[in-house]
Source information: The RNA shown here (small-subunit ribosomal RNA) has 1495 nucleotides and comes from a metagenome. It matches the Rfam family "Bacterial small subunit ribosomal RNA". The sequence is in RNAcentral, with records from SILVA. The coordinates come from a structure-prediction model, not an experiment, and the mean pLDDT is 83.
RNA sequence: AGAGUUUGAUCCUGGCUCAGGACAAACGCUGGCGGCGUGCCUAACACAUGCAAGUCGAGCGUGAAAGGGGUUUCGGCCCCGAGUAAAGCGGCGAACGGGUGAGUAACACGUGGGUAACCUGCCUCAAGGACUGGGAUAACUCCGGGAAACCGGGGCUAAUACCGGACGAUGUCGUCUCGCGCAAGCGAGCCGACCAAAGGUGGCUUCGGCCUCUGCCUUGAGAUGGGCCCGCGUCCUAUCAGCUUGUUGGUGAGGUGACGGAGCACCAAGGCUCCGACGGGUAGCUGGUCUGAGAGGAUGAUCAGCCACACUGGGACUGAGAUACGGCCCAGACUCCUACGGGAGGCAGCAGUGGGGAAUCUUGCGCAAUGGGCGAAAGCCUGACGCAGCAACGCCGCGUGAGCGAAGAAGGCCUUCGGGUUGUAAAGCUCUGUCAGGGGGAAAGAAGGCACCUGAGUUAAUAGCCCAAGGGUUGACGGUACCCCCAAAGGAAGCCACGGCUAACUACGUGCCAGCAGCCGCGGUAAUACGUAGGUGGCAAGCGUUGUCCGGAAUCAUUGGGCGUAAAGCGCGCGUAGGUGGCUUGUCAGGUCUGAUGUGAAAACUUGGGGCUCAACCCCAAGCGUGCAUCGGAAACCGGCUUGCUAGAGUCUGGGAGAGGAGAGUGGAAUUCCUGGUGUAGCGGUGAAAUGCGUAGAUAUCAGGAGGAACACCGGUAGCGAAGGCGGCUCUCUGGAACAGUACUGACACUGAGGCGCGAAAGCUAGGGGAGCGGACAGGAUUAGAUACCCUGGUAGUCCUAGCCGUAAACGAUGGACACUAGGUGUCGGGGGUGUCGACUCCCCCGGUGCCGAAGCUAACGCAUUAAGUGUCCCGCCUGGGGAGUACGGCCGCAAGGCUAAAACUCAAAGGAAUUGACGGGGGCCCGCACAAGCAGUGGAGCAUGUGGUUUAAUUCGACGCAACGCGAAGAACCUUACCUGGGCUUGACAUGUACGUGGUAGGGAUCCGAAAGGUGACCGACCCCUCGGGGAGCGUACACAGGUGGUGCAUGGCUGUCGUCAGCUCGUGUCGUGAGAUGUUGGGUUAAGUCCCGCAACGAGCGCAACCCCUGUCCUGAUGUUGCCAUCAUUUAGUUGGGGACUCAUCGGAGACUGCCGGUGACAAACCGGAGGAAGGUGGGGAUGACGUCAAGUCCUCAUGCCCUUUAUGUCCAGGGCUACACACGUGCUACAAUGGCCGGUACAACGGGCUGCGAUACCGCGAGGUGGAGCGAAUCCCUAAAAGCCGGUCUCAGUUCGGAUUGGAGUCUGAAACUCGACUCCAUGAAGGCGGAAUCCCUAGUAACCGCCAGUCAUCAUCUGGCGGUGAAUACGUCCCUGCUCCUUGCACACACUGCCCGUCGAACCACCCGAAUGAGGUUUGGGUGAGGAAUGGUCGAAUGUUGGCCGUUUCGAACCUGGGCCUCGUAAGGAGGGUUAAGUCGUAACAAGGUG
Repeated sequence: AGAGUUUGAUCCUGGCUCAGGACAAACGCUGGCGGCGUGCCUAACACAUGCAAGUCGAGCGUGAAAGGGGUUUCGGCCCCGAGUAAAGCGGCGAACGGGUGAGUAACACGUGGGUAACCUGCCUCAAGGACUGGGAUAACUCCGGGAAACCGGGGCUAAUACCGGACGAUGUCGUCUCGCGCAAGCGAGCCGACCAAAGGUGGCUUCGGCCUCUGCCUUGAGAUGGGCCCGCGUCCUAUCAGCUUGUUGGUGAGGUGACGGAGCACCAAGGCUCCGACGGGUAGCUGGUCUGAGAGGAUGAUCAGCCACACUGGGACUGAGAUACGGCCCAGACUCCUACGGGAGGCAGCAGUGGGGAAUCUUGCGCAAUGGGCGAAAGCCUGACGCAGCAACGCCGCGUGAGCGAAGAAGGCCUUCGGGUUGUAAAGCUCUGUCAGGGGGAAAGAAGGCACCUGAGUUAAUAGCCCAAGGGUUGACGGUACCCCCAAAGGAAGCCACGGCUAACUACGUGCCAGCAGCCGCGGUAAUACGUAGGUGGCAAGCGUUGUCCGGAAUCAUUGGGCGUAAAGCGCGCGUAGGUGGCUUGUCAGGUCUGAUGUGAAAACUUGGGGCUCAACCCCAAGCGUGCAUCGGAAACCGGCUUGCUAGAGUCUGGGAGAGGAGAGUGGAAUUCCUGGUGUAGCGGUGAAAUGCGUAGAUAUCAGGAGGAACACCGGUAGCGAAGGCGGCUCUCUGGAACAGUACUGACACUGAGGCGCGAAAGCUAGGGGAGCGGACAGGAUUAGAUACCCUGGUAGUCCUAGCCGUAAACGAUGGACACUAGGUGUCGGGGGUGUCGACUCCCCCGGUGCCGAAGCUAACGCAUUAAGUGUCCCGCCUGGGGAGUACGGCCGCAAGGCUAAAACUCAAAGGAAUUGACGGGGGCCCGCACAAGCAGUGGAGCAUGUGGUUUAAUUCGACGCAACGCGAAGAACCUUACCUGGGCUUGACAUGUACGUGGUAGGGAUCCGAAAGGUGACCGACCCCUCGGGGAGCGUACACAGGUGGUGCAUGGCUGUCGUCAGCUCGUGUCGUGAGAUGUUGGGUUAAGUCCCGCAACGAGCGCAACCCCUGUCCUGAUGUUGCCAUCAUUUAGUUGGGGACUCAUCGGAGACUGCCGGUGACAAACCGGAGGAAGGUGGGGAUGACGUCAAGUCCUCAUGCCCUUUAUGUCCAGGGCUACACACGUGCUACAAUGGCCGGUACAACGGGCUGCGAUACCGCGAGGUGGAGCGAAUCCCUAAAAGCCGGUCUCAGUUCGGAUUGGAGUCUGAAACUCGACUCCAUGAAGGCGGAAUCCCUAGUAACCGCCAGUCAUCAUCUGGCGGUGAAUACGUCCCUGCUCCUUGCACACACUGCCCGUCGAACCACCCGAAUGAGGUUUGGGUGAGGAAUGGUCGAAUGUUGGCCGUUUCGAACCUGGGCCUCGUAAGGAGGGUUAAGUCGUAACAAGGUG
């Protein structure tokens, strides 16, 4: 210090999440030791039991018992115990210490002050005093009541208890005087009045008293502690905006320790508040603690300061101090006791119990230390405290061993089977001894106090007190820390993680299951993400999880953010408070700056040092404590007051511009309606129609009239206005701005929370008006539907007057003001200058309004003197999306509704700009048999073939839009064959290796069983090498393994299809951009082409295109001529033979075509058009050739291959069957439906090919398929081989035919072991459908389509298949509007799995939270009425002993609590109702995103 997550990718905005630290924690797994800390955060819930506040006999009066001893007449008595225990009177303490945080938003707390408005026991200092009397009362005793608690009565008694009298000031009060002070007072003085006490211990004593110590009284001072008051600081909420009657002030007299409406009477009507009163919610405050770089944020356990509370509420008493935790009184709730009449109690003290809860300890020891109370002291008390116990709850420290040790052991795990890893790890060897264990020793914490001794001081004193030294005594912890010895590696390691963030990877299991998950996300058969194992990483007596806080988060932004489009500028103005404010003089010193002083408790923190072996921890010192207050100083700046100024602002004068506003009037065009004329059958409307209007005369046309609304042209990114908005013309009234001029005022300014006003359209109220238009509504269409779009009508409304409403994409999505920061070019208004006679032109200035652009800014787009630049001031607003601009509350409104404005819940995104694609019922350019123009078809029939479906024991499998379907299959009777049934085999039908065996062995094989495979096995019977030992091969047995057309083409290679033979796809360097990316590749032309040319921040290059290759078309006084050819010469039936190379042809080699030439067009280009020549002309025709990529396209059944599965079977062998089934549907074909034809006869012309298990001639036989037979030929020689359509002649004459040939019967031929399932062909007979084919749809642009046959492949046989070959041989193309596909550019986009995309709403289902809701419950608060304990005040009365205290009664007041009524707030329950959110595959539609098909 950052990281992950929105996207195909990018930048930005923005939220969510993570890594860090911390904890009074809890939970899970695990757990050796010690030190120091910490330990009910919840029920301020209820509490059994014990303890937590007593002490003093040196204040006072009483005064036991047990036990022991003595004595006794056994009743007892005496002594010790003992003046003890105990209680009582009295004093001090109990107001401290300890606990808790309920209440409290407050002078409660913090900080700094004030008290001239106060108090202060004990303590210290100083001064003075303490004289003299009195009467009671507890205890005790007697009697009585009660269950008890306890109470009543009689009697006795003491005090440092209580009460008189006296003295008495410096005290208090009153009058007066003086001084001081800002002051309410302070100090001094005169006079008058009033007020005190207590003794005790010890010593001495001449008993008179004296002394010491201590206590008492008065006064003053101090110290300490407190009371009261004030400035400042101190949470959320305005969906709390007004609050207040003792309220605010005055006067008076009360009250208090003290000021004060603190209380009372009277008077006045004030006081507080947007700088947040009042109300509601929450909360003890602080030092500090955690975090953070800091500023801050969060927090307020332990320790420390303050406050508040003590079962709940109220009240006073005592006292120096309380309105009192372990006191009292009353009321209430609860608990307990009870004899039912009454009583008792208060753990938020320490332990402990129950309960609540995720969760928090022992009913321990001791007063040894520290501290506190009492006491003269010893001492007593002390759950404060010191210690121990429990808990890994936290922090800190230590250990679980160290060194050597490679055969890198075994085992585990992985493996490419070679090895790797665990791993020097272990074992083994050599050592050490922390902790735990055993044994022994052994502290500090203790100082003081006290009996005693000595010395010094005080004193009259050898009492007493005090100081010093010595000795003795005092330790809960605890025989603890610590030290020594012994033994032994022996007793001591886990937890989490390993997809990214984030360090750490493999195997197996599982198979969207089980599960994981902080976020993103993993899991659907190869999961580094689940579970386990091995390994690894991290931390370690802990490790993880959960929760909370801060951080990261600049994600509330003071430091340190934003608002054109991401969330965010109020619709606009006027203006109040407030904030801010020009130049200048003087002054003040509030802000500001500076110095000093006080304070800012301690602890904590930081630094330095010290002590526990270190550390944690503890101690010492310094710093810090950023603050507050006081005093002094400075005067620039801000501020106050003051002096001027004119640059801001305003006023005045002048001539102009303008749809600025309001009112009144007026004009023409047009629509509609009415009247009349002319006129006749339609008009109107639409994509097309219909509804509608019209023969009762429409539309059209002419004339006249009525009425309402709006103002064509001018008209313009022209003008005016603050915005909304404003448009015929005239008049009246009126606002503002600009320009020019100079005079005046003298900062009068800017902004503006609240407030007030204006404010389009629609809407509302009342009254008018109503031509046109036109929600609602009606009808007609459209449509699957059409509550729409379109059409015909049409009411509100639109218009006017008056009043509401107060909202808009009220937009420049841009608040206002001022200043500064390059320009260029339009336009409107005003002015100046120059030239001109002038119209006017040019130049300049000011103001407005546009465009383009520099710097700069911006995420980009863009903005750019009219800023979104650079600054200042003020206001408004924002803080993830949804829920929601909604609910509730409040305000406004007649209503509609508006303004203000949440939460629960839910998601990990939502969003902005730009990029590349894809897409569009967007645009432009272009191409293709894409359409169009044509030709022939398919779709209908029969048959063939493939597929689906169905069937079946099986009908093996694959292929499924184009790009599956005469496809794999270039040919299933067996085989093929993978399927089914049945029968067999198990190292196997096939390969390699090892071991052993094996010459009558391997192999052949008659016979028998059998469907075959297989079994049986007479008989026959080997081979190669050799060093003669043997080895190899074969066979058999055993083991490794073979085998699999089993699965996964979504694990793969290879191959292939397709877009597409479309013209595209990229790279390097450079440049531009934050970036994705762009540029190049776009543009202007051109091309079949990213083909070429030109231009250009690009320059080059690669893969594609083209060319190079093959076939074909022409030629060569080129070559070669056999099996080919034959012009010339011979010869023949025949190129048959001789001969020939001329020709054809074949083979080889060349030539030829390049826009080369001419003309035109074009940009002097590329190129195009036309022409010449030429066999061929603009790639001549055809083929091969298929860029980057797309489709998880196809293929595991060609082959190869990972993983999985199988192993007497999913392998292998065999027989038979099936792949050939058949209500049906589709694809591809063949043959037809006939006369451009069928049939018969005659006759002509090919090319590519194939052939030895082959092609097979002539000849003969058969109607024929074919047979017999075999010449020739491994083929330019022989054969297949007849080409057919064609041509010539004849016949048929439009019919289910002399068309068509299916189907069926019969008879045959051929192949083959074998034609039943299930072949082809022939002959005879039979003679079906079919008369040109609905919607729809396919191919083809020339030697093409169409028609015609031939050959080959496969193949024993089987061709309507496929691939080739030749023959005959067309029609049409205007063109690119449309359909389809593609290329390029551009545009839009909410798509990116990319339009088969995305996505909205109702309804239906489940779940969740919330809102309304008659009524009702609980809590809180407030206000009436009634009752009213108790307290206080006052009056009266009673009574004892002179007094004080007191009893009773009445009145008034305060008043807890209870009863009853109302209001408000919060929470809960609820029939029913409303919307919202979420949820793989529900329903209906298609609203939005493209012009989203009606922007």